[in-house]
RNA sequence: GCGGAUGAAAGCAAGGGGAGAGACUGCAAGGAUGCAGCGCCGAAGGAGCAAACACAAUUAGGGUGUGAAUCUCUCAGGCAAAAAGACUCUUGCUCGACGCAGCUCUGGAGAGCGUCUAACACUAGACCACCUACGAAGACAUUUCCUUUUUACGAUAAGGGGAAAGAAACUUUCUGGUAACCGGACAGAGCU
Numbered sequence: 001g002c003g004g005a006u007g008a009a010a011g012c013a014a015g016g017g018g019a020g021a022g023a024c025u026g027c028a029a030g031g032a033u034g035c036a037g038c039g040c041c042g043a044a045g046g047a048g049c050a051a052a053c054a055c056a057a058u059u060a061g062g063g064u065g066u067g068a069a070u071c072u073c074u075c076a077g078g079c080a081a082a083a084a085g086a087c088u089c090u091u092g093c094u095c096g097a098c099g100c101a102g103c104u105c106u107g108g109a110g111a112g113c114g115u116c117u118a119a120c121a122c123u124a125g126a127c128c129a130c131c132u133a134c135g136a137a138g139a140c141a142u143u144u145c146c147u148u149u150u151u152a153c154g155a156u157a158a159g160g161g162g163a164a165a166g167a168a169a170c171u172u173u174c175u176g177g178u179a180a181c182c183g184g185a186c187a188g189a190g191c192u
Base pairs, nucleotide, nucleotide: 001100002099003098010094011093012092013091014090015089016088017087022038024037025036026035027034028033039079040078041077045075046073047072048071053065054064055063103190104189105188106187107186112128114127115126116125117124118123129178130177131176135174136172137171138170142165143164144163145162146161147160148159149158150157
């Protein structure tokens, strides 16, 4: 600064979106599955730790504890479809006062140190190959409005068409990026 009793944050239920990696080999079995063997993925769950904080130590100590994540490990789980699936959206219910952003510290993935020219690199132009977690775009369940058909005295209800709104770690690869540095969604801590 913005949002919040016209209900914050949180919880429960239902519905929708949701990536990655062998339809691997052998035996039993129709398959799921079971046993064995190699090869892989990470987004159920689990485990690990940075800053900060606390304790210890006092010219000593560099230790101990607590400590998050989409990072790391790969215990578990998974590698056609189905199921599951972090995360995300909608509707309903419970509850009842905060939540988000900004500032500081810290952790934080992916993909060519590509070729040519200028000028070793940063950088600029051209050419191929890739990644995407700054920024940008896409839309699903759903919500609102308009219109039309049927039902109906009317209200209402159901179906069709149109317009607007509608999230993401999914999709696109416009943008940005492909040694280190920088950046970096997200995550933890802290001050006013």
Annotation:
This is a predicted structure of a 192-nucleotide RNA (glycine-GGAnGA riboswitch aptamer). Its Rfam family is "glycine-GGAnGA riboswitch aptamer". Clan: Glycine riboswitch clan. From the family's description: glycine-GGAnGA riboswitch is a variant of glycine riboswitch that have in common a U69A change. This riboswitch is associate with genes that encode either saccharopine dehydrogenase or amino acid transporters and other genes with not predicted function.